[in-house]
Molecule: transfer RNA
Organism: Phycisphaerae bacterium
């Protein structure tokens, strides 16, 4: 320098261009003398940034950043 994949909630990850969600993790509340486990029940996101296409973008397109692994 080239060419590939990836970036979404703390942490692992989904989501046919049409309301962002699942576990786990965190707060409360049952349950227990207490804890843990086990019900329930709630917060938590500028979907990496910044143009574009489209009535609509996490999804599609150009750039640009961050990491991985592979060529040289």
């Nucleotide at each position: 320098g080239g060419a590939u994949c990836a970036g979404u909630a703390g942490c692992u990850c989904a989501a046919c261009g049409g309301c962002a969600g699942a576990g786990c993790a965190c707060a409360c509340a049952g349950c227990u003398u207490g804890a843990g486990a086990c019900u329930g029940u709630g917060g938590a996101g500028u979907c990496g940034c910044a143009g574009g296409u489209u009535c609509g973008a996490a999804u599609c397109c150009u750039g640009c950043c961050u990491g991985a692994a592979c060529c040289a």